[in-house]
RNA sequence: GGAGAGGGCGAGGUGACCGCCGGCGAGGAGAAAUCCUCGCGGGAGGAAAGUCCGAGCUUCAUAGGGCAGGGUGCUGGUUAACGACCAGUCGAGGUGACUCGCAGGACAGUGCAACAGAAAGUAGACCGCCUGCGCGAGCAGGUAAGGGUGAAACGGUGCGGUAAGAGCGCACCGCCUCGUCGGUGACGGCGAGGGCACGGCAAACCCCACCCGAAGCAAGACCAGACAGGAGUCGCGUGGCCCGCGCGAUGACUCCGGGUUGGUCGCUCGAGCCCGCCGGCAACGGCGGGCCUAGACGAAUGGUCGCCGCAUACAGAACUCGGCUUACCGUCCUCUCCGGCG
RNA sequence: GCACCCGUAGCUCAGCUGGAUAGAGCGUUGGCCUCCGGAGCCAAAGGUCAGAGGUUCGAAUCCUCUCGGGUGCG
Numbered sequence: 001g002g003a004g005a006g007g008g009c010g011a012g013g014u015g016a017c018c019g020c021c022g023g024c025g026a027g028g029a030g031a032a033a034u035c036c037u038c039g040c041g042g043g044a045g046g047a048a049a050g051u052c053c054g055a056g057c058u059u060c061a062u063a064g065g066g067c068a069g070g071g072u073g074c075u076g077g078u079u080a081a082c083g084a085c086c087a088g089u090c091g092a093g094g095u096g097a098c099u100c101g102c103a104g105g106a107c108a109g110u111g112c113a114a115c116a117g118a119a120a121g122u123a124g125a126c127c128g129c130c131u132g133c134g135c136g137a138g139c140a141g142g143u144a145a146g147g148g149u150g151a152a153a154c155g156g157u158g159c160g161g162u163a164a165g166a167g168c169g170c171a172c173c174g175c176c177u178c179g180u181c182g183g184u185g186a187c188g189g190c191g192a193g194g195g196c197a198c199g200g201c202a203a204a205c206c207c208c209a210c211c212c213g214a215a216g217c218a219a220g221a222c223c224a225g226a227c228a229g230g231a232g233u234c235g236c237g238u239g240g241c242c243c244g245c246g247c248g249a250u251g252a253c254u255c256c257g258g259g260u261u262g263g264u265c266g267c268u269c270g271a272g273c274c275c276g277c278c279g280g281c282a283a284c285g286g287c288g289g290g291c292c293u294a295g296a297c298g299a300a301u302g303g304u305c306g307c308c309g310c311a312u313a314c315a316g317a318a319c320u321c322g323g324c325u326u327a328c329c330g331u332c333c334u335c336u337c338c339g340g341c342g
Numbered sequence: 343g344c345a346c347c348c349g350u351a352g353c354u355c356a357g358c359u360g361g362a363u364a365g366a367g368c369g370u371u372g373g374c375c376u377c378c379g380g381a382g383c384c385a386a387a388g389g390u391c392a393g394a395g396g397u398u399c400g401a402a403u404c405c406u407c408u409c410g411g412g413u414g415c416g
Base pairs, nucleotide, nucleotide: 001338002337003336004335005334006333007332008331009330012308013307014306015305016304017303018302020043021042023040024039025038026037027036028035029034045314049325050324052323053322054321055320056319057216058215059214060213064243065242066241067240069212070211071210072209073208074088075087076086077085078084089103090101091100092099093098104207105206109205110204111201112200126147127146128143129142130141131140132139133138155173156172157171158170159169160168174196175194176193177192178191179190180189181188182187220265221264222263223262229256230255231254232253233252234251235247236246237245272291273290274289275288276287277286278285279284343415344414345413346412347411348410349409352368353367354366355365361399370386371385372384373383374382392408393407394406395405396404
């Protein structure tokens, strides 16, 4: 100087005043519901986003059996769970630090491979090469080493061999099988044997192994109030089908019509956050201590002034968590690699 | 908020069990016809298949992520 990996912050801060949302406390009013005043402390994010996965929670049989359907896909581990994460194996890329990989099976079966090409799958002789025949054009046979086509042509390089060739023979590399050693395993090392048989696509159907009941907080539970019934079906119970289970004629369901657009809960203490120690390579786990950190429902987080900085990105909770992905002005820290100079 | 669907020429749609230059109708442009216009006939132009990445020899089609539009649910 260039590059690689990991992590943090992320825009305003501070003081004063005025507001908004919700909480707690005190006082007051009221029969009560509730309202008013004052004080105290709290009030968007690393992605709150996309809704792509996985869960909690709720309702449906405290969802039970089978089929269908869907998902995942090297190995081992972590976790509540996962398609996430960690560690490794193999493959690919890079001088390297390191990065990337939906990475099972193509001797269970079916299918696909346009065009070109002689031939596209237990294939194949167009040119060429060689042999024989023929005066010759050519014909018959051998040959996959060479040319040509193609994304892909039935191991690669070299030597020998041969009429020319060919794993036909040999050496090395690759492949397959067996043995042995190491590893929990994926796999790797070593040795022996086999001349090679077994091409590609499974983000084509499929096979194998494992997993999955459905719907979603507009889930759902409760209180209060309003209204006007009518028609149809015999089954209905939020799952594609079957079984099973439960309920059922004072019933259930569907459609049309009518009424209400109120309140409370779910609603934020949770697989929670921070610090320390211990175990583990790590993801993570255990123990101890500390903290409480938005909960709205036409839906809050804003405004003015002073000082500092002068900086401006992507963007705003709506049941809650764990991940992934995507967007992003900038800035800081740690470690590593390569090159140059001293 | 939750769930789902769609995006192909200016407009409306095919194609989406992968195969060479992506089609159809309307519209546009040019020509013929006509005194002129319409209708009719002939011809042409016009597409990053919403965008990006991947699988494959090959992608509008298969997979993943984004962008845009729409529908339903108390």